Annotation:
Predicted 3D model of a 286-nucleotide part of an RNA (large-subunit ribosomal RNA, domain VI) from a Nitrososphaerota archaeon. The sequence was found in a public genome assembly. NCBI's taxonomy places the organism under Archaea, Thermoproteati, Nitrososphaerota. Its mean pLDDT, the model's own confidence on a scale to 100, is 82. Its Rfam family is "Archaeal large subunit ribosomal RNA".
Context: one part of a larger RNA
């Protein structure tokens, strides 16, 4: 852009596409079978591989804005105490995130039509014969069944809500045309942002408001801060102190920021009932 008012939800599924795997053990039974040796179908139970979706409770990774500990130097006059440089300078731990080697779950079952194969009545051909008329069984394959996309399926579907039919001026008997000017539902846009994201899209949200950021308050983290005061000659210890410090998670609260203003966006269309014609689709035949 289309789908013939313009929209804003929620759908139908022609049609695509994925997925379709597979061992081991128990038992049925040491039966059936077999001289023995050997050893089942069918059928019910458990547990594995690979391979795939999905998660982050658990177990680890990782985590360079979190927390401790230390080396060297260099600054904050200096002591303390903290900065910056040293691969995040080195080591020890780590929230959320993302992650597999972690967890969960899945290939279940069930229908229809068949190959190959097996029948059942049966004649051409008094007899046979699963076929010639007519009926059935029969497979990880085939159509369905399950997940996901999906009306751009141009036959462009369906439901259900919303919206408006203005005003002015020329012409005109009026309808009605032709100009302006407004700007409905709604959407852009801009602004705050995201467990969405290259960008765009997508999703919350914009004061009638917890969206982000700040506060408070908790969660997990780290592991007892400075300062002081004892003890010791010092290193250092011990109390106050399971403290101080916290990024991303969770609850709450308008303290900041989401102001105001803007752009776009409407008249084309009536209903039911035969009847012809046309075209698709289905089935049967040739």
């Nucleotide at each position: 852009u289309g789908g013939g008012u313009g929209a804003u939800a929620u759908u139908u599924g022609a049609g695509g596409a994925g997925a379709u795997c597979u061992g081991u053990c128990c038992u049925u039974a040491g039966u059936a079978c077999g001289a023995g040796a050997g050893g089942a179908c069918c059928g019910g139970g458990a547990u594995g591989g690979a391979c795939g979706u999905a998660c982050c409770u658990c177990u680890g990774g990782u985590g360079u804005a979190c927390c401790a500990g230390u080396u060297g130097u260099c600054g904050u006059g200096c002591u303390a105490a903290c900065g910056g440089c040293a691969u995040c300078g080195c080591u020890g731990g780590g929230u959320a995130g993302c992650u597999a080697u972690g967890u969960a779950c899945g290939g279940a079952a069930a229908g229809g039509a068949u190959a190959a194969a097996u029948g059942c009545u049966g004649a051409a051909a008094g007899c046979a014969u699963a076929u010639a008329a007519g009926c059935a069984u029969g497979a990880a394959g085939c159509c369905u069944a399950c997940u996901c996309c999906a009306a751009a399926a141009c036959u462009a579907g369906a439901u259900a809500u919303c919206a408006u039919u203005u005003u002015c001026c020329a012409u005109u008997u009026a309808u009605a045309u032709g100009g302006a000017a407004g700007g409905g539902a709604g959407a852009c846009a801009c602004c705050u942002u995201g467990a969405a994201g290259a960008u765009u899209a997508c999703a919350a949200g914009g004061u009638u408001g917890a969206u982000a950021g700040g506060c408070c308050a908790g969660a997990g983290g780290u592991g007892u801060a400075a300062g002081u005061a004892u003890a010791g000659u010092a290193a250092u210890a011990u109390a106050c102190u399971a403290a101080g410090c916290u990024g991303a998670c969770u609850g709450g609260u308008a303290c900041u920021a989401a102001u105001u203003a803007g752009u776009c966006g409407a008249a084309a269309a009536g209903c039911u009932u035969g009847a012809c014609u046309u075209u698709u689709u289905a089935u049967a035949u040739a």